[in-house]
This is a predicted structure of a 108-nucleotide RNA (SAM riboswitch aptamer (S box leader)) from Alkalibacillus aidingensis. It matches the Rfam family "SAM riboswitch aptamer (S box leader)". Its family is annotated with regulation of gene expression in the Gene Ontology. About the family: The SAM riboswitch is found upstream of a number of genes which code for proteins involved in methionine or cysteine biosynthesis in Gram-positive bacteria. Its mean pLDDT, the model's own confidence on a scale to 100, is 83. Taxonomically the source falls in Alkalibacillus (Bacteria, Bacillota, Caryophanales, Bacillaceae).
RNA sequence: UUCUUAUCCAGAGAGGUGGAGGGAAUGGCCCAAUGAAACCCGGCAACCGUUAUGAUUUAAUCAUAAUAGGUGCUAAUUCCUGCAAUGAUUUUCAUUGCAAGAUAAGAA
Numbered sequence: 001u002u003c004u005u006a007u008c009c010a011g012a013g014a015g016g017u018g019g020a021g022g023g024a025a026u027g028g029c030c031c032a033a034u035g036a037a038a039c040c041c042g043g044c045a046a047c048c049g050u051u052a053u054g055a056u057u058u059a060a061u062c063a064u065a066a067u068a069g070g071u072g073c074u075a076a077u078u079c080c081u082g083c084a085a086u087g088a089u090u091u092u093c094a095u096u097g098c099a100a101g102a103u104a105a106g107a108a
Base pairs, nucleotide, nucleotide: 001108002107003106004105005104006103007102008101013041015040016039017038021031022030023029027080028079042074043073044072047070048069049067050066051065052064053063054062055061056060078100082098083097084096085095086094087093088092
């Protein structure tokens, strides 16, 4: 980097350094010197791992609970968005699917 699978309406500081940018991309709409990015500390979380119990059944799978060891996250639903379908009180709104993206696990 690519592929596969799962999840994405929950959660998380009025801290320190830092100094102008940031929210993936398009278009919006926002955040930011009442201080952005980044780093540190703090915090959140059970995807993987570990442990316990139970079930199926014989070597693993599943369920539940606990745990922050490996990642991850810590404005706004993945901030909204694109394409298709359906419905409606049809300059729009709602639902579903696909696409795009993020994260985890596995594979090449």